[in-house]
Molecule: transfer RNA
Organism: Actinomadura rubrisoli
RNA sequence: UCCUUCGUAGUUCAACGGCAGAACGCCGCGCCGUUAAUGCGGAAAUCCAGGUUCGAAACCUGGCGGGGGAG
Numbered sequence: 001u002c003c004u005u006c007g008u009a010g011u012u013c014a015a016c017g018g019c020a021g022a023a024c025g026c027c028g029c030g031c032c033g034u035u036a037a038u039g040c041g042g043a044a045a046u047c048c049a050g051g052u053u054c055g056a057a058a059c060c061u062g063g064c065g066g067g068g069g070a071g
């Protein structure tokens, strides 16, 4: 320098182009003599900039970062 793959919540993963969800973790309340377990509720995310589209996490272009490969 080129090719390829991945980037979504604190973590691990979902999501035909049409309201971004789950589990664990975290916070609050209940239950319990206390903790744990358990029940209910809550906060929390689409790597960045453009483009296409009525509508983009998804499609296109460029960039950034991680993994793999070529030279």
Base pairs, nucleotide, nucleotide: 001070002069003068004067005066006065007064010024011023012022013021018054026042027041028040029039030038047063048062049061050060051059